[in-house]
Molecule: transfer RNA
Organism: Microcaldota archaeon
């Protein structure tokens, strides 16, 4: 230098191919239970989806550029 993959909640990830409600588990908060703590049970809060521009009525999703990490080739 070229190519590929990954970036979504505090953490680990799904959702992208096939555009339309942003989700799961753990963690966190509250409650119930219990002498009390944990587990179990119920409820709740939390992400403008790496940045930017474009396409579209509508973009996490499609296209371009860029940033970061990993891998491959030279």
């Nucleotide at each position: 230098g070229c190519c590929g993959c990954a970036g979504u909640a505090g953490c680990u990830c799904a959702g992208c191919c096939u555009g339309g409600g942003a989700g799961a588990g753990c963690a966190c908060u509250c409650g119930a239970g219990g002498u009390a703590u944990g587990a179990c049970c119920g409820a709740g809060g939390g992400a403008u989806c790496g940045u930017u521009g474009g396409u579209u009525c509508a973009a996490a999703u499609c296209c371009g550029a860029c940033c970061u990490g990993c891998g491959g080739c030279a």